[in-house]
RNA sequence: GGCGAAGUGGCGAAAUGGCAGCCGCAGUUGACUCAAAAUCAACCGUCGCAAGACUUGCGGGUUCGAGUCCCGCCUUCGCUACCA
Numbered sequence: 001g002g003c004g005a006a007g008u009g010g011c012g013a014a015a016u017g018g019c020a021g022c023c024g025c026a027g028u029u030g031a032c033u034c035a036a037a038a039u040c041a042a043c044c045g046u047c048g049c050a051a052g053a054c055u056u057g058c059g060g061g062u063u064c065g066a067g068u069c070c071c072g073c074c075u076u077c078g079c080u081a082c083c084a
């Protein structure tokens, strides 16, 4: 250089064109306890007091609609070629 795979909350992950983050871990608050652990309940992407807005590596495109399809780029991994 060429080819292929991957990139989604703090972490593992789901959704393969139609409500993004199911489920689990971690975390926060509360209940229980003398206290803690365990257990139970609620919450748990970002901003915001709220209403609401935004969010799938970055930038474009297609589409009524994109995490998903197309183009370019970045990063990581694998295979391969060349040079020394």
Stems, first nucleotide, its partner, number of pairs: 001080007010025003018064001027043005045054003057073005
A computed fold for an 84-nucleotide RNA from Lentisphaera araneosa HTCC2155, annotated as transfer RNA. Model confidence (mean pLDDT): 82 of 100. Rfam family: tRNA. From the family's description: Transfer RNA (tRNA) molecules are approximately 80 nucleotides in length. Rfam links the family to the GO term triplet codon-amino acid adaptor activity. By type it is a transfer RNA. Clan: tRNA clan.